[in-house]
RNA sequence: AGAGUUUGAUCCUGGCUCAGAAUCAACGCUGGCGGCGCGCCUAACACAUGCAAGUCGAGCGAGAAAGGGGGCAACCCUGAGUAAAGCGGCGUACGGGUGAGUAACACGUGGAUUAUCUACCUCUUAGUGGGGCAUACCUCUGGGAAACCGGAGACAAUACCGCAUAAGUUCGAGAGAAGAAAGCAGCAAUGCGCUGAGAGAAGAGUCCGCGGCCGAUUAGCUAGAUGGCGGGGUAAUGGCCCACCAUGGCGACGAUCGGUAGCCGGCCUGAGAGGGCACACGGCCACACUGGCACUGAAACACGGGCCAGACUCCUACGGGAGGCAGCAGUGGGGAAUCUUGCACAAUGGAGGAAACUCUGAUGCAGCGACGCCGCGUGGACGACGAAGCCCUUCGGGGUGUAAAGUCCUUUCGACCGGAACGAUAAUGACGGUACCGGUGGAAGAAGCUGCGGCUAACUACGUGCCAGCAGCCGCGGUAAUACGUAGGCAGCAAGCGUUGUUCGGAAUUAUUGGGCGUAAAGAGCUCGUAGGCGGUUUGCCAAGUUUGGUGUGAAAUCUCCCGGCUUAACUGGGAGGGUGCGCCGAAUACUAGCAGGCUAGAGUACGGGAGAGGAAAGCGGAAUUCCUGGUGUAGCGGUGAAAUGCGUAGAUAUCAGGAGGAACACCUGCGGUGUAGACGGCUUUCUGGACCGAAACUGACGCUGAGGAGCGAAAGCGUGGGUAGCAAACAGGAUUAGAUACCCUGGUAGUCCACGCCCUAAACGAUGCAUACUUGGUGUGAGCCAUUCAAUUGGUUCGUGCCGAAGCUAACGCGUUAAGUAUGCCGCCUGGGGAGUACGGUCGCAAGGCUGAAACUCAAAGGAAUUGACGGGGGCCCGCACAAGCGGUGGAGCAUGUGGUUUAAUUCGACGCAACGCGAAGAACCUUACCUGGGCUCGAACGGCUUCUCAACGGCCUGUGAAAGCAGGCUAUCCCGCAAGGGAGUGGAGUCGAGGUGCUGCAUGGCUGUCGUCAGCUCGUGUCGUGAGAUGUUGGGUUAAGUCCCGCAACGAGCGCAACCCUUGUCCCGUGUUGCUAAUCGCAAGAUGCACUCUCGGGAGACCGCCAGCGAUAAGUUGGAGGAAGGUGGGGAUGACGUCAAGUCAUCAUGGCCUUUAUGUCCAGGGCUACACACGUGCUACAAUGGACGGUACAAAGCGCUGCAAAACCGCGAGGUGGAGCUAAUCGCAGAAAACCGUUCUCAGUUCGGAUUGCAGGCUGCAACUCGCCUGCAUGAAGCUGGAAUCGCUAGUAAUGGCAGAUCAGCAUGCUGCCGUGAAUACGUUCCCGGGCCUUGUACACACCGCCCGUCACAUCACGAAAGUGGAUUGUACUAGAAGUCCAUACAACUGGCCCAAGGUAUGAUUCAUGAUUGGGGUGAAGUCGUAACAAGGUAACC
Repeated sequence: AGAGUUUGAUCCUGGCUCAGAAUCAACGCUGGCGGCGCGCCUAACACAUGCAAGUCGAGCGAGAAAGGGGGCAACCCUGAGUAAAGCGGCGUACGGGUGAGUAACACGUGGAUUAUCUACCUCUUAGUGGGGCAUACCUCUGGGAAACCGGAGACAAUACCGCAUAAGUUCGAGAGAAGAAAGCAGCAAUGCGCUGAGAGAAGAGUCCGCGGCCGAUUAGCUAGAUGGCGGGGUAAUGGCCCACCAUGGCGACGAUCGGUAGCCGGCCUGAGAGGGCACACGGCCACACUGGCACUGAAACACGGGCCAGACUCCUACGGGAGGCAGCAGUGGGGAAUCUUGCACAAUGGAGGAAACUCUGAUGCAGCGACGCCGCGUGGACGACGAAGCCCUUCGGGGUGUAAAGUCCUUUCGACCGGAACGAUAAUGACGGUACCGGUGGAAGAAGCUGCGGCUAACUACGUGCCAGCAGCCGCGGUAAUACGUAGGCAGCAAGCGUUGUUCGGAAUUAUUGGGCGUAAAGAGCUCGUAGGCGGUUUGCCAAGUUUGGUGUGAAAUCUCCCGGCUUAACUGGGAGGGUGCGCCGAAUACUAGCAGGCUAGAGUACGGGAGAGGAAAGCGGAAUUCCUGGUGUAGCGGUGAAAUGCGUAGAUAUCAGGAGGAACACCUGCGGUGUAGACGGCUUUCUGGACCGAAACUGACGCUGAGGAGCGAAAGCGUGGGUAGCAAACAGGAUUAGAUACCCUGGUAGUCCACGCCCUAAACGAUGCAUACUUGGUGUGAGCCAUUCAAUUGGUUCGUGCCGAAGCUAACGCGUUAAGUAUGCCGCCUGGGGAGUACGGUCGCAAGGCUGAAACUCAAAGGAAUUGACGGGGGCCCGCACAAGCGGUGGAGCAUGUGGUUUAAUUCGACGCAACGCGAAGAACCUUACCUGGGCUCGAACGGCUUCUCAACGGCCUGUGAAAGCAGGCUAUCCCGCAAGGGAGUGGAGUCGAGGUGCUGCAUGGCUGUCGUCAGCUCGUGUCGUGAGAUGUUGGGUUAAGUCCCGCAACGAGCGCAACCCUUGUCCCGUGUUGCUAAUCGCAAGAUGCACUCUCGGGAGACCGCCAGCGAUAAGUUGGAGGAAGGUGGGGAUGACGUCAAGUCAUCAUGGCCUUUAUGUCCAGGGCUACACACGUGCUACAAUGGACGGUACAAAGCGCUGCAAAACCGCGAGGUGGAGCUAAUCGCAGAAAACCGUUCUCAGUUCGGAUUGCAGGCUGCAACUCGCCUGCAUGAAGCUGGAAUCGCUAGUAAUGGCAGAUCAGCAUGCUGCCGUGAAUACGUUCCCGGGCCUUGUACACACCGCCCGUCACAUCACGAAAGUGGAUUGUACUAGAAGUCCAUACAACUGGCCCAAGGUAUGAUUCAUGAUUGGGGUGAAGUCGUAACAAGGUAACC
């Protein structure tokens, strides 16, 4: 000192949470020792038992017994003038406890007391003479269960009462008057006392200033109340009390009332200022079962005294009595929780006493409790490339770890044994045989707790699988969890460690120090103005504030520093400091205040002007709408996206004329004007407010702000009475729609208008309070003035109103002399979101409702600005067979093929919008094959390692059974090295570790692929801008197929893409020349020669807007032209940026994890993948005459061939067969190209179209064509006559159309991949549909519109409000009651009476708490129902 958490990311605002310290603590796990502290926070609940205040015989009278001794006994002596009791004195008001009450002079601090008291103590002074009368104990006696009480008699004092005396005291103006005592001890000296008075010390009482809680949803309180006079009372002032008189007193600087609370020194925290607390220690106060009361006394209204009342407990003979632990222990109870019924008066202190001494649960000690703080220990050294175990592992190793073991050593603490204090300088020691010291033995008796995702130090494995669980916040867990549980390891602290609660801190998150209010929460709707706060300039006085010097006080303890004592520390002693405060005495006088006097710059008055929708009232005007009357006129009008309702033949709409009535004032009109705001708009008149300008006559600070208060205050709404043309909530109808209680249409009532009275709220906004001053500029506009000009021109100046912008400010956006800048004064307001501007209460209102204004509960966000994307039923520009223009199809038919569905034992699996569906599959009869049925095998169909046995092995032949696989059996054969034993290689059998799996997960993956898209984009470095995310570059102006190029530009460059480089095709040249070619020459031909041509292969040339012209900016480029085989990327191909879709594939392959192992592996036979009410995709063939059939004739390219292609020839109608030349191919073969062309025929029909289907007969391949192949011939001759909604392809050698070849392949092609032939039409154009690119805009989206999100309803749950009431607590008022007791009266006393008065009672209120059938909204909840309100123009802009 900060950190985490809102977002895709950013900055800000803002809350929540964490790290720290502390604790009278408690709980969980654990626990060795000592020292010093602390220990009922709850029930001021109730208490058994013991103890906690007595003492004095030197004040007084009286006075035992037990025991002991003596004696025969009676009895005597002793015990003993003792015990016990009484009178008397002092003490019991201290000490100890508790914090209920108390918001108060209770406490703190500083004063006052001339308004007071003080026993005991100290000092001083004056006295202490002489008398008297009672009474307790006691004796006798009575009552009672007891407690105790009564009667009679006697006696003492330092008990009580007088007399005398009176220095001083008191009273009185004075004269004068009043008022005292006690003795005891001692032989004595003397001592202790007593009385009066004074002083001191210490203590107490009372009064005053100031200070310290919350609530205004408590605003008025008060009758002894405030004061006076006179009394009473007290130690003493005083309404403290009383009589009389007056009517005051307190309160927004918070009275009264309610709630809470003992106050302080201090303690905790904090840098401090503050905040919290007030337990222990110390000071003060209050209380003593609850309430009241007095007595005694120096002092009490008295904790262990009294009286009364009440509640409770106990005793009782029922008549009455007794009691008060908030003293120390202790018990019960309550509670999360708090100790021993201990020892001692040895010390310190207290009471009494002359003293000895007695008493002392004060105190000193001990006990219990890790409750806290502090200290110590649980061992030290050496000890392995490092044991074992455990954990991890890439299987190599790594970790635990010098840790252990082992060797050497030490003994603090504890244990045991022994000695032994200080506290007491003479005696006396509870603690205590304690501290401390010495000795003995042995590493011996002594370590846990929490954490390890980030914050926050510390990581792996296994288990689990949104389960179990964790969690302080964010959040983990749905099969690879560093976040759950366990283990290993590690981190932190340590006799403790964590958790929980609480406090401060961090939090500048209540901001005095030290915050804010345009948009985040927050400026009151506006004005006037009271209190208050603040206030121009100058002089003098004063000295209140202020500053300063001195002084008193601020108890001790605590705190800081220094020095000491316990071995150290905690703890503790001494000294010094500090103690921010208050009082007193001085000094200063700048500033503020006060008093007095001036000034004119603030403010105002008077004077002169002009501007204005400023306000109120009255009158007037025209246009328009509607209605009425009349005319003309005829079938429609009106309305909408389209319609309909509606109006109209009873004459509408339209049009003309006249009339009625109400409301509003076009143009002018302007980011123009006026007003405090709301607001104000035709014209005229009357009344009236304010601002501005000019000049500078007057007043002389008269000012600013403004809590309360008062007034004004749009629209809607309310009351009464008018008015009502248009418009128009509600309502009705018509549409729209799934619905449409809406949007649209036709109507239409309140209302809108006027008068008067209420309401008092708005996104009442500049979301910006008012006032004053200061601080660069530019440019409009309104009002005035001055100067100037020919001028309505220009310049200056004041006030107002706008825009742009400097500095500065701001989170940014933005503001910027009209501040959101720099400052001052005053007011209002804010403190997370929701709940909620709600509830309750109060107040205002006729009502509606307004103002004021919470809490429980709940969430970790809610929010502001800006950024990048994505999206929009936003905009702009542009492109694409995207549309349009065309050509041909699909969708209808039959068939083929794929898919869905269905079926099935199985119909294996995958692919599902584009981007699955003639796709994986370039070819399922068996095989393939993964599926089904059945039969087999289990080291297995293939492979590796090890152990063991056998044998050469692989094999070959045969038999049985079987569908085969297989099973069973027989025969045959015997490698290499070595003399042999044996070994090696190999096979087989058995065992084992691996195998095998088209089993799962493409959402664990690699690789490969599809798609956007061959779209023109995607990025980087440096620089610059921005707090930042980011921006710039890449945007802009042109241009392009293109982020292609040019220009401009805070950018300059670069990369991946584009283009080019590559292949092919089109032209030419050169080279090459067989198997190609054949012009020329030879030859009948074959061929030779030849290489000119074609062709082949190789290498070059060529095209670049290069040339010309127009356009363009002179550029890039574009349009046209020339030349050229080709012209503006010539055509085609290959080539696919950053990325998107958890796209596809675990069944090509590879691969993590999981699953399986006589089966999910493997072998075999048969079946299935070919099923078939149906639906879809892709194709083929057609529907015919641009055609079919028959005959004839012509022209390709590209391929393929030895398990092959196969010629000629022959056979067959044909498929094909026989045959086998040739060819490992520019040589031979497949191989006949077909459409076309030339003829003939058919003549519009289900046909000489079409060929499905079926029958028969054949052919080929193959082990095998039944399920389930292809082909041929003959026969059969289905649907179909151009195809609904919809939809696909194509821009030129393209579409369309015709055939050929190849891969796969034994066979099987309408599919696929290639090849050549014939060969069109159309494109005006970019409005629209689809997709895409760039720029811009809005956004509450970011899983990104397949987004987000609202409300009702239903269900569950939680807290709250209302509610007929019910029950408590506190309290007011009135009345009643009246114990004890003080006081008063009766001369005194008794008794009685009276005043006052506690508890109690009656009545009626107030406040508050709890509860309440029912009810109201609110919060939360995984999923539900209905709609779609908001966010994009959210599909009717949204909001108040």
Source information: Small-subunit ribosomal RNA from an uncultured bacterium, 1440 nucleotides, folded computationally. Its Rfam family is "Bacterial small subunit ribosomal RNA". RNAcentral holds the sequence, with entries from ENA and SILVA.